[in-house]
C1' cells in the first nucleotide's frame, strides 16, 4: 500500500421493541414507575351456528404444482413428509410518500380441548439480529457556514 479479522466511538437499517425518572452496580448490567408503541381476552347488535378432519395465537412468512429425488407405507391401488424447481401472493432494502428498475425474505415459537366481532373491563411483550440500491417526481426537516 492493499485485503481480512477484531475491538471502540459514532450514524444509521429490520422489528412493537424506544424514551425518562429513582435504586443498586466496576458496568455495555439489574430491578421498579411512568410515557409512547406494540398483542391478548372481555357484553349488546351483528355474525356464524359443523365442534378429532380438533381448535387458534404473534409474525410479512402464505397457497397451488403435472412432472423430478429421498423416505415411510401399501397385495394392487392410492397416500403422506421432505428435499430441490417453477407460478401465484405478501414482505424488506438508510426523512417520509410516488413510480420505474434490479437486489433480498416468505422463517420461527406458542396456548393446550378453549376463545368470532366486541364498550366498559382485565393482562401481557417492549426481544433479538444487523451495515441491504439506483434513477426520476412531490412534500418537509436536520447539519454546517456566512
Nucleotide at each position: 500500500c492493499a485485503a481480512u479479522u477484531u475491538c471502540a466511538a459514532u450514524g444509521g437499517c429490520u422489528u412493537a421493541a424506544u424514551c425518562u425518572g429513582g435504586c443498586c452496580c466496576a458496568u455495555u448490567g439489574g430491578c421498579u414507575a411512568g410515557a409512547g408503541c406494540g398483542g391478548a381476552g372481555g357484553a349488546a347488535c351483528c355474525a356464524a351456528u359443523u365442534u378429532u378432519u380438533g381448535g387458534g395465537g404473534c409474525g410479512a412468512a402464505u397457497c397451488u404444482u403435472a412432472g423430478g429425488g429421498c423416505a415411510a407405507g401399501u397385495c394392487u391401488a392410492u397416500u403422506u413428509g421432505c428435499c430441490a424447481g417453477a407460478g401465484a401472493a405478501g414482505g424488506g432494502g438508510a426523512u417520509c410518500u410516488c413510480u420505474c428498475a434490479c437486489c433480498c425474505c416468505u422463517a420461527g415459537c406458542c396456548c393446550g380441548u378453549c376463545a368470532g366481532c366486541u364498550a366498559a373491563c382485565u393482562c401481557c411483550g417492549u426481544c433479538g439480529g444487523c451495515c441491504c440500491u439506483g434513477a426520476g417526481g412531490g412534500a418537509a426537516c436536520g447539519u454546517u457556514c456566512u